[in-house]
């Protein structure tokens, strides 16, 4: 876009049209084919007294029941379509001639008698005709041996008229033949016996093997015969731009069929839908003896189905049968009923109506929308409905439709809208609800708490008395390519050659004129389609009348090109003469080196072997080396993108035979050619038979490796590998490119000929092979490119998602392995090429970093500490979880902090904010009582504040709004933060290149801490990161000059900037200078820059510091805070007091102390710097051993205090001891904060004195003022579990050859089957469900065929005694002919039997296969995949596999 369509919601009317697509399954009851008295007799009935006229029945007897109606089972075929042709028949029609005489014999009905339940039937008798026989006449008709012979009628009527016979033509109809055109399968390749032809019978309306008899051996058939399955065919009808696909309902032509099958009779015509016989199935009747039937006619019924209508009117038209006619029949027809099945038309109202009403719905709460929609005003009245009036169909009677269809009148917006969809395709978007759930879906995909995808609802879209959904067709599909595809890497070139058939073919000329092309003619039925016109109010429907039907035959005519036929010819191909190179083939023979073995010599303890080992060989004498000797295999070097050959393949040397090839000449041949169903070759591994047998070496034995190792590796080692001779026929048989020919820029090797020049080894040229690199062109890209994958022509192969499956079944091969040829159910949305960005390799290449290496000291061992994980627990709150959680959130958990816990209260609330009542102080102090607090409760004084006197604040009660959640979601977020990583990296305009993703720039050649900077360059140029601008720190300067200094002057003092004074110096503070690869020198092509030096306080980013690109990690935090969303709301808020967070068999991180002599302890001594300090810091005195107490100067701090640094440094004691090391652990006694030190705090001094004696696999930081090593100070903080954190300082090292390796990272590159990106991705096998399907002893059932038995009806033939009226002969009797019953006999359906064949359903077992969120074994592939990997093939193995 279509549909005879069905099914779900829904339905107002009309006109046209359609309506059992399934069971050619069974029918109950009506109709559906009769008619003629103008062919005959009898009979009834009515009318007449009769003749007799009307009308009726059943019967002879014509005519029609072969039309018209319905199916479409069968058929793949002269059935159909189309053209055509000869050997034919034709009732009734029509034209023509010509006839129409004389006779006879019977038999229904009918009587009468039987037989039957019934269907019917039988005997006898009577009688008519247009019924039936003879005979006459027949130009013309028909046979004939061409003489001859043979055949005909029918009458009816009162006239007109009609009927009858005989011929000839007509017309229309039919049988027959022939050429074309017509589905699918070859896993259907050979089929045929009346079969093909011939003579001859016979038969038929006619040709003919249609039949018969006899000859002959044909016939058909890869241009698909035979078989199988499907199927009526057309005209058309639905789709397409055609071309084609698909189809064959309605309407038309034609064929078949009629319960199944089989026969023939009647006839003009039939092998007969509503006719006969026979057989079979099935139904119905019966009196059991036998009858009946035959809706695929029209209604209609049951049944089957997803599904398809009235047992209706009329013959009124139309058409048909019959008849002179009237007319009688006609379920053809015409017409109503049903059914939205489909077309096509009209209606469900118009118009005007803004407070943009209410409702509904969204909201940011303003508002927005639904909407001029609705209400309301004003108005029509088609269709429906109710009155009335009424056709045409009919040219003269007749109307079933039908009181129809128009017309006119009335009444009133009154009777009349729905489906479907809104994620994308694809027009159309919000909100709840649900929470991978219910559900959706035509692909892709939605749903797992904020779903335009599912439900509802509000919007919106679309169509419309209809919407949807299914099925079904063709179209998009150039996705069967003819029009119009393809095959190097996506499916696809046979492994390779010859060479039948076939297709295709070089040049001149003539001549044909099949193809082809133009005119003519003939047909291409009609309807449909398109055009123009008309008719129904339009339209859809109908009419008319033109086009057109692309076809096919026919005829005349052209003759370019392709066939045919002839002729000539040489350029294609071929011979032939000369050269020419070669691992081309086959046989025979022969060489040398190597390995191995046998023998012999020398020599003596090991050899082999491997990543390292061992099996293993060897003192019986090996390796090893020297001689000589077997034997079998294979031919180093030459040797090459070298050369042959069709491919497979060919490799020492010789002979022998023998195939192609190339160059030169250019003598013959004269298109003889190209492709090609078949045949022949055809590695390797395999088989058979006989040989060989040295190396190798499947399987197989060991030995190692390993979690395991049926593998890799290692000793052995049997087929095999060689040879003859026969199968095998596959390979990643790859150039993954078929063969052949002719065009279409070069340029560079290189092999084999020729040519030319000369300088005799080079240059040019030309053939033919063979590489490479490149233009146009071509390609999806990669890439090809005169060896094309270009541009053309011929032929042949071959492809059509993946997967099942190159399987399985059949068939051909094959000794077997096995080849070949080759599906289908199932399933899945992909499977796949090219390239591109990244990622990632047990790839590469260059480079970095305390990454490794070299140092140095530490952790893993011990106590303790602190954090966690586990356990426990009423609670042990809760986040952090590899690097980058674990001295983290916590710069301070006794209460508090808390947020947990178990108990005790509170409910507008511990907090905010508003509103309405109320209320006067109940608030607040102060005391009592209960209570662990809160808290409840009583008592007591004091009795708010301002006022413009209205009120207004503050507060307390009651009530609403609402607060309050450290509940939950870090996977709904903001903002903060970690990381990679201070790495060098991410990017962007504009060009440019590519179809494109995307590249370029960024690569690349140097250089740098650096994408630093410097050349180069299809890029130029910018941004965002480096890097510098900023702090501090390291030299000077300049200004400043107290609280800070103190040179020089003055003074004082046991001492001391303590004082006067000073700005000089140190230091503060604020500014300014310096350093920049500047300068020299060498290196670098050039340059950028490195190296070295000088100078300088400093030199090569001077150290440190803040600074963190584009983005990763759904990282970290809802619990700092903010916030959607969801959730509690007398509790998941809030208040209190008590406990927990501080348990503790264990486990980890992270530290502090230590194991001691570079030490500890004792004493005396010397030098810092950052900092802090009033609820402090606290000098100094004074008590106490101390912790501390008591008093208590001074500082709001460059003034005062904290503040005695300590390591060191001098003496001295201890002497290798679990110690005078270590200090945990415990007892006892104290201080100190604080509302309180049980649980759970710190310190002090006495006592106690534990593990430890340098720490195992492992693993951590550090490159210089750094590690180590000493000590300060601060921040949270009453206090303190801090040995953590952040800072300050003293003291102060050693090492770096170097990048292989580890671990991270940067850049180019390769490779990929990854893209969630290797923590990737994949295989196979066993277990478990499901599904199809193959095999399978069988069993069922079907189908054709064949032999053979039987053989009904029934034609034919024979016989026919028995029976017969017509003809002849005969007076008769009887004969003769003729018919005929019977009976035989050949075909012959149904039915039986037998061997087999095909299909199809089943079938215990039994194979594989496909699928199925989270089974099990291993890694087999994807990277060098960790043993490159694939193909063929053997062989072996839980699996992948080896």
């Nucleotide at each position: 876009a279509g549909c005879g369509a069905a099914c779900g919601c829904u339905g107002g009317c009309g006109g046209c049209a359609g309506g059992c697509c399934u069971a050619a399954c069974a029918c109950a009851u009506g109709c559906a084919a009769g008619u003629c008295g103008a062919g005959c007799g009898c009979c009834c009935g009515u009318a007449g007294c009769a003749a007799u006229a009307c009308g009726g029945g059943a019967g002879c007897g014509g005519c029609a029941g072969a039309c018209g109606g319905g199916a479409g089972a069968g058929u793949a075929a002269c059935a159909c379509g189309u053209g055509g042709g000869a050997a034919c028949g034709c009732g009734c029609c029509c034209u023509u001639c010509g006839g129409u005489u004389c006779g006879g014999a019977a038999u229904a009905a009918c009587u009468c008698a039987g037989g039957g339940a019934a269907a019917c039937u039988u005997g006898a008798g009577c009688u008519a005709a247009u019924a039936c026989c003879g005979g006459a006449u027949a130009c013309g008709c028909c046979c004939u041996u061409a003489c001859g012979g043979g055949g005909a009628a029918a009458g009816a009527u009162u006239u007109a008229u009609u009927g009858c016979c005989g011929a000839a033509g007509g017309a229309a109809c039919g049988g027959c033949c022939c050429g074309c055109g017509u589905c699918c399968g070859a896993u259907u390749a050979g089929c045929u016996a009346g079969u093909u032809g011939g003579u001859g019978g016979g038969g038929u309306a006619a040709u003919g093997g249609c039949u018969c008899a006899c000859c002959a051996a044909g016939g058909c058939g890869a241009c698909g015969a035979u078989c199988g399955g499907u199927a009526g065919c057309u005209g058309g009808u639905c789709u397409g731009a055609g071309a084609g696909g698909a189809u064959g309902a309605c309407c038309a032509g034609c064929c078949u069929c009629a319960c199944u099958g089989g026969g023939a009779c009647u006839g003009a015509g039939a092998c007969a839908c509503g006719g006969c016989c026979c057989a079979g199935a099935c139904u119905c009747c019966u009196a059991c003896g036998g009858g009946a039937g035959g809706c695929a006619g029209c209604a209609g019924u049951g049944g089957g189905g997803a599904a398809u209508a009235u047992u209706g009117c009329a013959c009124a038209a139309u058409g048909g049968g019959c008849g002179c006619a009237a007319g009688c029949c006609u379920g053809a027809u015409c017409c109503a009923g049903c059914c939205a099945u489909g077309c096509c038309g009209c209606g469900u109202g118009a118009g005007u109506g803004a407070u943009g009403a209410a409702g509904g719905c969204c909201c940011u709460a303003g508002g927005g929308u639904u909407g001029u929609a609705a209400a309301g005003c004003u108005c029509u009245u088609u269709c429906a409905a109710c009155g009335g009036u009424g056709a045409a169909g009919a040219u003269a009677a007749u109307g079933a439709c039908g009181g129809u269809a128009a017309c006119c009148g009335u009444a009133g917006a009154a009777g009349a809208a729905g489906c479907c969809c809104c994620g994308g395709c694809u027009a159309a978007c919000u909100u709840c609800g649900u929470g991978c759930c219910a559900g959706c879906a035509g692909c892709c995909g939605c749903g797992g708490u904020a779903a335009u995808a599912c439900g509802a609802a509000g919007g919106g879209g679309g169509c419309u008395a209809g919407c949807g959904u299914u099925g079904u067709u063709c179209g998009a599909a150039a996705u069967u390519a003819c029009u119009g595809g393809g095959c190097g890497u996506a499916a696809a070139g046979c492994g390779c050659a010859c060479g039948u058939a076939g297709g295709c073919g070089g040049a001149u000329a003539c001549u044909u004129a099949a193809g082809u092309c133009a005119g003519g003619g003939g047909u291409g039925a009609a309807a449909u389609c398109c055009c123009g016109g008309g008719g129904c109010u339009c339209a859809a429907c109908c009419c008319c009348g033109g086009a057109a039907c692309u076809g096919c035959c026919u005829u005349u005519g052209a003759u370019a090109c392709u066939g045919g036929g002839u002729a000539u010819c040489u350029c294609g191909a071929g011979u032939c003469c000369g050269g020419a190179a070669g691992a081309g083939g086959u046989g025979a023979g022969u060489g040398g080196a190597a390995u191995u073995c046998c023998g012999a010599g020398u020599g003596u303890a090991g050899a082999g072997g491997u990543g390292a080992a061992a099996u293993u060989c060897g003192u019986a004498g090996a390796u090893a080396u020297u001689c000589g000797g077997a034997g079998g295999a294979a031919c180093a070097c030459c040797a090459g993108u070298g050369g042959c050959g069709a491919a497979a393949g060919c490799g020492g040397c010789u002979c022998a035979c023998u195939g192609g090839u190339c160059c030169g000449g250019u003598a013959c041949u004269g298109a003889c050619g190209c492709u090609g169903a078949g045949u022949g070759c055809g590695a390797a591994a395999g088989c058979g038979u006989g040989g060989g047998g040295a190396g190798c070496g499947a399987a197989c034995c060991g030995g190692a490796u390993u979690a395991g190792a049926u593998a890799c590796c290692c000793u052995g080692g049997u087929a095999g590998u060689c040879c003859a001779c026969g199968c095998c026929g596959u390979a990643a048989a790859c150039u993954a490119u078929g063969a052949a020919c002719g065009c279409u820029a070069g340029c560079c090797g290189u092999u084999g000929g020729g040519u030319a020049g000369c300088u005799u080894g080079c240059u040019a040229u030309u053939c033919a092979g063979u590489g490479g690199c490149g233009c146009a062109g071509c390609u999806a890209a990669c890439g090809c490119a005169u060896u094309a994958a270009g541009c053309g022509u011929u032929c042949c192969g071959c492809c059509u998602g993946g997967g099942g499956a190159g399987u399985a079944c059949g068939g051909c091969c094959g000794c077997a392995a096995g080849g070949u040829u080759g599906a289908a159910a199932c399933u899945c949305a992909a499977a796949g090429g090219a390239a591109u960005u990244g990622a990632c390799g047990g790839g590469g290449g260059c480079c970095c970093g305390c990454a490794c290496a070299a140092g140095c000291g530490g952790u893993g061992g011990a106590g303790c500490a602190u954090g966690u994980g586990g356990u426990u627990u009423a609670a042990u709150u809760c986040g952090a979880c590899g690097c980058a959680a674990c001295g983290c959130g916590c710069a301070g958990a006794a209460c508090c902090u808390u947020a947990c816990c178990a108990g005790g209260g509170u409910u507008u609330g511990a907090c905010a904010u508003g509103c309405a009542g109320g209320g006067g102080a109940a608030a607040g102090c102060c005391g009592g009582u209960g209570g662990a607090a809160a808290c409840a409760u009583c008592g007591g004084g004091c009795c708010c504040u301002c006022u413009u006197c209205g009120g207004a604040g503050u507060c307390c009660c009651u009530g609403c709004a609402c607060a309050g959640g450290u509940g939950c979601u870090g996977c709904a977020u903001g903002g903060c933060u970690g990381u990679c990583g201070u790495c060098a990296g991410c990017u962007c305009g504009u060009g440019u290149c590519g179809u494109g993703a995307g590249a370029u720039g960024u690569u690349g050649g140097g250089u740098u801490a650096a994408g630093u900077c410097c050349c180069g360059c299809a890029a130029c140029g910018a941004g965002c990161g480096c890097a510098a601008c900023c702090c501090c720190u390291g030299c000077c300067c300049c200004g400043u000059g107290u609280u800070g200094c103190u040179c020089a002057c003055a003074g004082g003092u046991u001492a001391u900037g303590c004082u006067g004074a000073g700005g000089a110096c140190u230091c503060u503070c604020g500014g300014g200078g310096g350093a920049c690869u500047g300068c020299c020198g060498g290196u670098g092509c050039c340059a950028a820059a490195c190296c070295g030096g000088a100078g300088g306080a400093g030199g090569g980013u001077g150290g440190g510091g803040a600074c963190g690109a584009c983005g990763u990690c759904a990282a970290g935090u809802c619990a700092u805070c903010a916030u959607g969303g969801u959730c509690c709301u007398u509790a998941c808020g809030u208040c209190c007091a008590g406990g927990g967070c501080u348990a503790c068999a264990c486990a980890c991180g992270u530290g502090c102390u230590a194991c001691a002599a570079u030490g500890g302890c004792c004493g005396g001594u010397a030098c810092a710097g950052c900092g802090g300090g009033u609820u402090g810091c606290g000098a100094c005195u004074c008590g106490g051993u101390a912790a501390c107490g008591a008093g208590g100067a001074g500082c709001c701090a460059a003034u005062c205090c904290c503040c005695g640094a300590a390591a060191g440094c001098c003496g001295g004691c201890c002497u290798c001891a679990g110690u005078g090391c270590g200090g945990a652990u415990u007892g006892g006694a104290g201080g100190c904060u604080g509302c309180a030190a049980c649980c759970c705090g710190c310190c002090u001094c006495c006592a106690u004195g534990a593990a430890g004696c340098u720490g195992g696999a492992a693993u951590c930081g550090c490159u210089a003022g750094u590690a180590a090593u000493c000590g300060c100070g601060g921040a949270u903080c009453a206090g303190c579990u801090a040995c953590g954190c952040c800072g300050c300082g003293g003291u102060g090292a050693a090492u770096a050859c170097g990048u292989u390796c580890c671990c991270g990272g940067g850049c180019c590159u390769u490779g990929u089957a990854c893209a969630c990106a290797c923590c990737g991705c994949c295989c196979g096998u066993c277990a478990c469900g499901c599904c199809a399907u193959g095999g399978a002893a069988g069993c069922u059932g079907u189908g054709a065929g064949c032999g053979c038995c039987c053989g009904a009806a029934g034609u034919c033939c024979g016989u026919g005694u028995c029976g017969g009226a017509a003809c002849c002969c005969g007076c008769a009797a009887g004969g003769g002919g003729c018919c005929a019953a019977g009976c035989g006999g050949c075909c012959g359906a149904a039915g039986g039997c037998g061997a087999g064949c095909g299909c199809a359903g089943u079938g215990a077992c039994u194979g594989g296969g496909g699928c199925g969120a989270a089974g099990u074994c291993g890694u087999a592939a994807c990277a060098a995949g960790g043993u490159a990997g694939c193909c063929g093939u053997a062989g072996g193995g839980g699996a992948a596999c080896c």
About this RNA:
A computed fold for a 1442-nucleotide RNA from an uncultured bacterium, annotated as small-subunit ribosomal RNA. The prediction has a mean pLDDT of 87.